[in-house]
RNA sequence: AGUUAUCAAAGAGGUUGCAACCAACAUGAUUAGCGCAAAUGAGUUCGCCAAGAACUGUGACUUUGCGUCAAAGGGGCGGUUGCCGAAAUAUCAUUUAAGGCAGAAUGAUAUUGGGCUAACAACUAAUACUUGUUAGACUGUCACAGUGAUGUGGUGUGCUUUGAAAAGU
Numbered sequence: 001a002g003u004u005a006u007c008a009a010a011g012a013g014g015u016u017g018c019a020a021c022c023a024a025c026a027u028g029a030u031u032a033g034c035g036c037a038a039a040u041g042a043g044u045u046c047g048c049c050a051a052g053a054a055c056u057g058u059g060a061c062u063u064u065g066c067g068u069c070a071a072a073g074g075g076g077c078g079g080u081u082g083c084c085g086a087a088a089u090a091u092c093a094u095u096u097a098a099g100g101c102a103g104a105a106u107g108a109u110a111u112u113g114g115g116c117u118a119a120c121a122a123c124u125a126a127u128a129c130u131u132g133u134u135a136g137a138c139u140g141u142c143a144c145a146g147u148g149a150u151g152u153g154g155u156g157u158g159c160u161u162u163g164a165a166a167a168g169u
Stems, first nucleotide, its partner, number of pairs: 001169001006164006014084001017083006025075001033068007043055004047101003087112010113139002116136007140155006
């Protein structure tokens, strides 16, 4: 002097990057629920099973008709904030928490660079959204090849910039 296992800081991908919150709006909804009438006649409700509790022949549940009539989650547009494993999913463990399962919170491990489209499945009022699997093109980035256009392959604990700093040369 150069190189790079390593450490630290700052950044990029996308005008549909990720997530949260707020206001109005549409859907939800000729709905649920409630009231009345008629029919029927013994079960019904509390996440599921068990247990227990409540309602019920002074009519449960269900069906039909008439009247009245919501809400939540989710959604597209807009705004604000935090960020670039942002975040999501699966498994396991602990707690809630009981007899068990599901649910919720936290942590560990693993997978996914990013959004889009299609099919199937789950959830759902929904062919919306979200999630998972498979496939496709696009895109970011790195490596190799190439005069170049471009092609092939990999993928975030990655990549770029800056600083520090061994061993070896």
Molecule: Lysine riboswitch aptamer
Organism: Leuconostoc citreum